RNA sequence: CAAGUAAAUCGCCUUAUCGAUCCGUUUUUCGGGUAGGAAAGUCCGAACACCAUAGUGCAGCGUAGUGGCUAACAACCACCAGUUGAAAGACUAGGAACAGUGCAACAGAAAGGAUGUACAGGUCAUGCUGUAGUGAAAUCAGGUAAACUCUAUGCGGUGCAAUGCCAUGUAUACCAACGUUUGAGGGCGGCACGUUCGAUUGUUGGAGGGUAGGCAGCUAAAGUGUAUUGGUAACAAUGCACUCAGAUAAAUGAUAAGGGUCGCGCCUAUGGCGUGAUACAGAAUUCGGCUUAUAGGUUUACUUAAAUA
Numbered sequence: 001c002a003a004g005u006a007a008a009u010c011g012c013c014u015u016a017u018c019g020a021u022c023c024g025u026u027u028u029u030c031g032g033g034u035a036g037g038a039a040a041g042u043c044c045g046a047a048c049a050c051c052a053u054a055g056u057g058c059a060g061c062g063u064a065g066u067g068g069c070u071a072a073c074a075a076c077c078a079c080c081a082g083u084u085g086a087a088a089g090a091c092u093a094g095g096a097a098c099a100g101u102g103c104a105a106c107a108g109a110a111a112g113g114a115u116g117u118a119c120a121g122g123u124c125a126u127g128c129u130g131u132a133g134u135g136a137a138a139u140c141a142g143g144u145a146a147a148c149u150c151u152a153u154g155c156g157g158u159g160c161a162a163u164g165c166c167a168u169g170u171a172u173a174c175c176a177a178c179g180u181u182u183g184a185g186g187g188c189g190g191c192a193c194g195u196u197c198g199a200u201u202g203u204u205g206g207a208g209g210g211u212a213g214g215c216a217g218c219u220a221a222a223g224u225g226u227a228u229u230g231g232u233a234a235c236a237a238u239g240c241a242c243u244c245a246g247a248u249a250a251a252u253g254a255u256a257a258g259g260g261u262c263g264c265g266c267c268u269a270u271g272g273c274g275u276g277a278u279a280c281a282g283a284a285u286u287c288g289g290c291u292u293a294u295a296g297g298u299u300u301a302c303u304u305a306a307a308u309a
Base pairs, nucleotide, nucleotide: 002304003303004302005301006300007299008298009297010296012259013258014257015256016255017254018253020034021033022032023031024030036280040291041290043289044288045287046286047285048159049158050157051156055193056192057191058190060155061154062153063152064151065079066078067077068076080094081092082091083090084089095150096149100148101147102144103143117132118131119130120129121128163216164215165214166213174206175205176204177203178202179201185197186196187195223242224241225240226239227238228237229236230235260278261277262276263275264274265273266272267271
């Protein structure tokens, strides 16, 4: 230098003017905060809230080497084993095939079990015996569980449109059919049992009446940054500093100027000038992960067989 591997990180900046939204001072002026690394997909795990404090059985679903870490997990870390690569490394759907069922190309008479092929031998009779041939395997019992299944273990449901409070308007009426204290129907969720409420009664259809939204939940938290210590690591402990969106049809923006970065072109070339690009995307109860999207950079550690120089 080239090719490659593993990770970390930034992801435009400044000023001016005009706004949007929240908060604080104050009294109509100032001051302050205002998108992300993924806010996304909603895949996994939790917090929190409510519903029988959620019981039993069946069904269903998840997980699967060993140890660790964590609030928790299918995430993460370490190690072992297997597969793969020349290597750095990468991947794993890594319990069980003497419980049962299923599945398997070609060749071969026959393939997971015998309606036993050819030749030879033997018998009262019979694949009863030997040899040959195909194949990984021919009565020797192998493979496959990203097939059912079995084993171990775990799992109640719904989600901030949860939930609580305030408030507005109403027709608990009318008609028809069916059911109902001989228990209809509801809580109750895939089913059953069980339990509980239960007469101001349930379901369906018809024809109608009414409506207005607000507050809390809601952002001080498994919080962020940094340093030290322990640990191979995930991670943990301690000290210090900080408070950092809270909107609701949904704010977080627009315009102008200058600058940065990268690509390309030209020139008087460690520079100058011109021109183009500057991504993905966008909070909606909150966290921990995973996955996916992402212009253009920056940094660290490591590998080098073949080919070329």

Predicted 3D model of a 309-nucleotide RNA (Bacterial RNase P class A) from Marixanthotalea marina. RNAcentral holds the sequence, with entries from ENA. Its mean pLDDT, the model's own confidence on a scale to 100, is 75. Taxonomically the source falls in Marixanthotalea (Bacteria, Pseudomonadati, Flavobacteriia, Flavobacteriales).